[in-house]
Molecule: c-di-GMP-I-GGC riboswitch aptamer
RNA sequence: UACGACAAUAGCAAACUUGUGGAAACGCAAGGACGCAAAGCCAAGGGCCUUAGACAAUGAAAAUGUUAUGGUAGCCGGUUGCCGAAA
Numbered sequence: 001u002a003c004g005a006c007a008a009u010a011g012c013a014a015a016c017u018u019g020u021g022g023a024a025a026c027g028c029a030a031g032g033a034c035g036c037a038a039a040g041c042c043a044a045g046g047g048c049c050u051u052a053g054a055c056a057a058u059g060a061a062a063a064u065g066u067u068a069u070g071g072u073a074g075c076c077g078g079u080u081g082c083c084g085a086a087a
Base pairs, nucleotide, nucleotide: 003084004083011036012035016031017030018029019028020027021026034074040079041078042077045076046075047072048071049070051068053067054066055065056064
């Protein structure tokens, strides 16, 4: 550097429930564990999700598209890092 064990030490916490913020995606707190060797951090790269706002055509309306906004790090990616069996 790489790799990841029925190892050791420590850690995180999906769904769901309750409360709370938000238009929403989703966030936060508590409970709870499906999982995780980076499930630490980064949303200036790609992907995915949202539609209160703006614009466009059609329209009675709803719906749709574009833009822009926001979200997701437990999708990929970037970056830092604990432990040390085997290969």